[in-house]
Molecule: c-di-AMP riboswitch aptamer (ydaO/yuaA leader)
Organism: Paenibacillus radicibacter
RNA sequence: AUUGAUAAUUUGUCGAAUCUGGCUCAAACAACAGGGCCGGUACGGGGGACCAAUUUACUUGGGGUGAAUGUUCGCGCAGCAUGCGAACUAGGGAGCAACCUUCUUCCCGAACCCGUCAACUAACCUCGGAGACACAGGGAGGUAUU
Numbered sequence: 001a002u003u004g005a006u007a008a009u010u011u012g013u014c015g016a017a018u019c020u021g022g023c024u025c026a027a028a029c030a031a032c033a034g035g036g037c038c039g040g041u042a043c044g045g046g047g048g049a050c051c052a053a054u055u056u057a058c059u060u061g062g063g064g065u066g067a068a069u070g071u072u073c074g075c076g077c078a079g080c081a082u083g084c085g086a087a088c089u090a091g092g093g094a095g096c097a098a099c100c101u102u103c104u105u106c107c108c109g110a111a112c113c114c115g116u117c118a119a120c121u122a123a124c125c126u127c128g129g130a131g132a133c134a135c136a137g138g139g140a141g142g143u144a145u146u
Stems, first nucleotide, its partner, number of pairs: 011134004019040007043128005061117001062114004070088006091108004098143007
């Protein structure tokens, strides 16, 4: 000097996933931090009438969370399907205030759940309140605020 790994702190990203009370681990005492358990909570999801609609579906099953849909080609297979890979794609994200429109750059385009069953939906019922990451994109116009 460069590269990699680990730990802590600060700042920040995706996401609903933030904040907080009690008990306990717990030891000489106390405090702090952390773990576990039981609660609450910002915030988020599902089920569930009348009315209206009369369209669609119901083994070619159907449905939910989520941006995460779909097309083509290849591998594999007797063949199809599942699976794997590649290119694109509906759609989605981008970090030193915020919102809208727009150009451009870089990325994502997964995973899981219900179990034959659910449109919307007042009352009502019910569930989640995680996890994973980072040294960082830039320009133009308008709004709001100061």